RNA sequence: GCCGGUAUAGCUCAGCUGGUAGAGCGGUUCAUUCGUAAUGAAUAGGUCGCAGGUUCGAAUCCUGUUAUCGGCUCCA
Numbered sequence: 001g002c003c004g005g006u007a008u009a010g011c012u013c014a015g016c017u018g019g020u021a022g023a024g025c026g027g028u029u030c031a032u033u034c035g036u037a038a039u040g041a042a043u044a045g046g047u048c049g050c051a052g053g054u055u056c057g058a059a060u061c062c063u064g065u066u067a068u069c070g071g072c073u074c075c076a
Stems, first nucleotide, its partner, number of pairs: 001072007010025004019056001027043005049065005
C1' cells in the first nucleotide's frame, strides 16, 4: 500500500425485508430479613465510532474517514 471483519446502554451482545432501539449482567429505589446474601418489583441509563449522501423515513443502503483485528503484497 491492497483486501476483508468488527464498532449499538457501564460490561458482554442481539437487532429479520429501511418503519417506535432491545436482552442478560451491573447501577439506583422499594419490598422481604434480627442483619447480610439471595429473591421479587419498579426505575434510570443510547449523538447506534465520526462526517456526508439517498429516502417521506437510515443502526440497517451508498461514499469518505477514524479506531481495532486478521490476511496479502512491495521495499530494506